[in-house]
RNA sequence: UAAGACAGGUGAUCGCAUCUGCAUGCGCCGAAAGGCCGCAGAUGAGGAAAGUCCGGGCUUCACAGGGCAGGAUGCCGGAUAACGUCCGGUGGAGGCGACUCCAAGGAAAGUGCAACAGAAAUGAACCGCCUUCCUCUGGAAGGUAAGGGUGGAAGGGCAGUGUAAGAGACUACCGCCUCUCUGGUAACAGAGAGGGCACAUGUAAACCCCAUCCGAAGCAAGACCGGAUAGAAGCAAUGCGGCUGCCCGCCGCGCUUCAGGUUGGUCGCUCGAGCACAGUGGCGACGCUGUGCCUAGACAGAUGAUCGCCCACGACAUAACCCGGCUUAUCGUCUUGCUUA
Numbered sequence: 001u002a003a004g005a006c007a008g009g010u011g012a013u014c015g016c017a018u019c020u021g022c023a024u025g026c027g028c029c030g031a032a033a034g035g036c037c038g039c040a041g042a043u044g045a046g047g048a049a050a051g052u053c054c055g056g057g058c059u060u061c062a063c064a065g066g067g068c069a070g071g072a073u074g075c076c077g078g079a080u081a082a083c084g085u086c087c088g089g090u091g092g093a094g095g096c097g098a099c100u101c102c103a104a105g106g107a108a109a110g111u112g113c114a115a116c117a118g119a120a121a122u123g124a125a126c127c128g129c130c131u132u133c134c135u136c137u138g139g140a141a142g143g144u145a146a147g148g149g150u151g152g153a154a155g156g157g158c159a160g161u162g163u164a165a166g167a168g169a170c171u172a173c174c175g176c177c178u179c180u181c182u183g184g185u186a187a188c189a190g191a192g193a194g195g196g197c198a199c200a201u202g203u204a205a206a207c208c209c210c211a212u213c214c215g216a217a218g219c220a221a222g223a224c225c226g227g228a229u230a231g232a233a234g235c236a237a238u239g240c241g242g243c244u245g246c247c248c249g250c251c252g253c254g255c256u257u258c259a260g261g262u263u264g265g266u267c268g269c270u271c272g273a274g275c276a277c278a279g280u281g282g283c284g285a286c287g288c289u290g291u292g293c294c295u296a297g298a299c300a301g302a303u304g305a306u307c308g309c310c311c312a313c314g315a316c317a318u319a320a321c322c323c324g325g326c327u328u329a330u331c332g333u334c335u336u337g338c339u340u341a
Base pairs, nucleotide, nucleotide: 001337002336003335004334005333006332008310009309010308011307012306013305014304016044017043018042019041020040021039022038025037027036028035029034046316050327051326053325054324055323056322057321058218059217060216061215070214071213072212073211074210075089076088077087078086079085090104091102092101093100094099105209106208110207111206112203113202114201126148127147128144129143130142131141132140133139134138156174157173159171160170161169175197176195177194178193179192180191181190182189183188222267223266224265225264231258232257233256234255235254239253240252241251242250243249274293275292276291277290278289279288280287281286311314
């Protein structure tokens, strides 16, 4: 410096959640479905379970096709279910080095901004230099971007020729632009020729332009079963029950079907882009084949407490539909490769 592993151990007692087995009282709750109470056994959080920042599965709704708006991404090739992730390269920056870091398209479409300083911040004369003139310790006009000064940045750099002084005005080299050739899938690299430098500085995590991608909401998604009350249709009203044995009188009351879906219950729920090992293709991310394994699933929400022993004296932190990433937090311990002295 890079990559990876571990995340106190062990025993006893008590307790919690899920599952399995046994037990099962005409027990309790409930309209029902179902749930609760006993005993035994098995299993029971993480590398980040976190932030909820990206991507995908799954679910419901929407959807002929196209466009606007909005958002995200932005060198090239690959991996992948997909990605803003990862791998391998290119270019740039840092380091003696191993190695690390980079939102890395466009400023020759347009607009905006560039504080202070400075003459001037985009098509520049303050000082200086040169020429001419004048009313001559100075001033005016013109030329000039070599030098000074300001600034993060001053209009290609540098050397020479040239000139009144200068200047790509001209020349060589470097840079830039255009074209061609060679290598590479490509980004790009190398070589050659031409252009005298025009677009004239920077800024696009400023607007913007270009290219690619994106339907919305999320498991409290959603699916199913289904009391009661109220609703619709049909049937009975010469009915049934009570006061009361009978009559009168008085009081009370339905049955079936349908739709709806509240309380509640069940499912979604954990067997999955799964894990381990071996072989194999690939530089690698990753893919393929074979064998073996099942590893929390709650709905007020479980993993804790006490004690003994040991050590290195134990950090950050606790699943809630699932998975791939990113980011952030983390006492410490160990392994391997490489670098420097």
Predicted 3D model of a 341-nucleotide RNA (Bacterial RNase P class A) from uncultured Merdimonas sp.
It matches the Rfam family "Bacterial RNase P class A". The family's RNA type in Rfam is ribozyme.
The organism belongs to Merdimonas, within Bacteria.
The prediction has a mean pLDDT of 75.